[in-house]
RNA sequence: GCUAUCCGUUAGGGGCGGCCUGCCAAAGGCCUGAGAACGACCCUUCGAACCUGAUCCGGGUCAUACCGGCGUAGGAAAACGGAGCCAGCCGUAC
Numbered sequence: 001g002c003u004a005u006c007c008g009u010u011a012g013g014g015g016c017g018g019c020c021u022g023c024c025a026a027a028g029g030c031c032u033g034a035g036a037a038c039g040a041c042c043c044u045u046c047g048a049a050c051c052u053g054a055u056c057c058g059g060g061u062c063a064u065a066c067c068g069g070c071g072u073a074g075g076a077a078a079a080c081g082g083a084g085c086c087a088g089c090c091g092u093a094c
Base pairs, nucleotide, nucleotide: 001089002088003087005083006082007081008080009079010078011044012043013042014041017031018030019029020028021027050075051074052073056069057068058067059066
C1' cells in the first nucleotide's frame, strides 16, 4: 500500500412456515431459524439473503424447506466513508 474482516451512512432487495390448546375466532404455547412481521432481522454482484425448478428426491419428525440433495442449475438488489496487524499478500527502509 492492497485486501480479509468489522463498523457506519445513504439507497435498494427479501422472507408471513409447521404443530398444539382454543368457539377453530381472538389469544396463548411449542419446533426450526438471524428473522416466522417487528419496524426488527438478513442480504446487495467476490451476490445460497431470497425466488424458480418444486405439488421435486432421500432421510427424519407429532408436523413443517426440519436436515441433506438438487446447486459449478436458472434468476436476484450498490455506492461511499471509517477502523484494521497477536489475519494474508506486496513494496520500501533498517